A computed fold for a 347-nucleotide part of an RNA from a metagenome, annotated as small-subunit ribosomal RNA, central domain. Model confidence (mean pLDDT): 90 of 100.
[in-house]
Context: one part of a larger RNA
RNA sequence: UUGGGCGUAAAGGGCGUCUAGGCGGGGGAUUAAGUUAGGUGUGAAAUCCAUGGGCUCAACCCAUGAACUGCACUUAAAACUGGUUCUCUUGAGUUCGGGAGAGGAGAGCGGAAUUCCUGGUGUAGCGGUGAAAUGCGUAGAUAUCAGGAAGAACACCAGUGGCGAAGGCGGCUCUCUGGCCUAGAACUGACGCUGAAGCGCGAAAGCGUGGGGAGCGAACGGGAUUAGAUACCCCGGUAGUCCACGCUGUAAACGUUGUGUACUAGGUGUUAGUGACUUGUUCACUAGUGCCGACGCUAACGCAUUAAGUACACCGCCUGGGGAGUACGGCCGCAAGGCUUAAACUC
Numbered sequence: 001u002u003g004g005g006c007g008u009a010a011a012g013g014g015c016g017u018c019u020a021g022g023c024g025g026g027g028g029a030u031u032a033a034g035u036u037a038g039g040u041g042u043g044a045a046a047u048c049c050a051u052g053g054g055c056u057c058a059a060c061c062c063a064u065g066a067a068c069u070g071c072a073c074u075u076a077a078a079a080c081u082g083g084u085u086c087u088c089u090u091g092a093g094u095u096c097g098g099g100a101g102a103g104g105a106g107a108g109c110g111g112a113a114u115u116c117c118u119g120g121u122g123u124a125g126c127g128g129u130g131a132a133a134u135g136c137g138u139a140g141a142u143a144u145c146a147g148g149a150a151g152a153a154c155a156c157c158a159g160u161g162g163c164g165a166a167g168g169c170g171g172c173u174c175u176c177u178g179g180c181c182u183a184g185a186a187c188u189g190a191c192g193c194u195g196a197a198g199c200g201c202g203a204a205a206g207c208g209u210g211g212g213g214a215g216c217g218a219a220c221g222g223g224a225u226u227a228g229a230u231a232c233c234c235c236g237g238u239a240g241u242c243c244a245c246g247c248u249g250u251a252a253a254c255g256u257u258g259u260g261u262a263c264u265a266g267g268u269g270u271u272a273g274u275g276a277c278u279u280g281u282u283c284a285c286u287a288g289u290g291c292c293g294a295c296g297c298u299a300a301c302g303c304a305u306u307a308a309g310u311a312c313a314c315c316g317c318c319u320g321g322g323g324a325g326u327a328c329g330g331c332c333g334c335a336a337g338g339c340u341u342a343a344a345c346u347c
Stems, first nucleotide, its partner, number of pairs: 003319004007301002012315001014201004021194003025088007033081002035077008049065006091191001092188005097182003103177007110154001114150008125136002162169002206247006215241002220236004258314006266292011277280001296303002320347003329340004
């Protein structure tokens, strides 16, 4: 390379959006680029192949044929793909009626707890641990009551519950705003799927500027433990954690399972809605979310209408271990670093 693969063996891009490209529903007409058939020309010779012949055979050589699977032109066909055109509604979308939701952004408000401050009561301890000590306390702590301040997080509800593309989202109210589900009608008429680049979003930690700082708490200090203890435990505690704006762009960013469409036994929970009647511990349908399980698949584990089954379309990725996600170069970043990504050598 041809292939074969990607849940766990190497391998699904962190997620979305969109460009080029690839692929694309039903019917009619037309065209003839692809496609198919015929013809003409060309496709040097040698080589290859077949047959026959020449060196005693063979290699080798000679002759004839076939072949040269190609290209160009031309004639024809019109099923399929493509082009053009007319049309359709089932794919896709729009409008109207309902509906659920921690989806996003901003503003305001609330109670519990914690710490601190002030005052009252009150007196010798408190705290902490396996046991202690450091620590706090007669300058009145801990405990308790009243008042005040601050910041952060929102117990119960809470649920393999909900929403979101992913990251993620949880007190309450208001404003602005995205998506989704469902019923029946009307409308557009293939407007679709995927998507290299590009663009955007993207936990935590980290960075810049300015705020904020209750609790927690890398670093750091102290007390213990220990042979030692740069730890685990305890007392403190800075950055940080919080807010605004900007950057970073990575994660076991995981369902370790790309997206879309179609098809392929069931059973049982649950969320949102719709419909039916015999109105109830009911049945059916749609969209989600779980468990169990047939066929099938799988190396096995397991997956199994939420597929890892059966197929198609498109993208991404893998190709023995180490060296190494490193070096060099390039691009990005304030930096930390990120992205792209080898080889020698070695087993």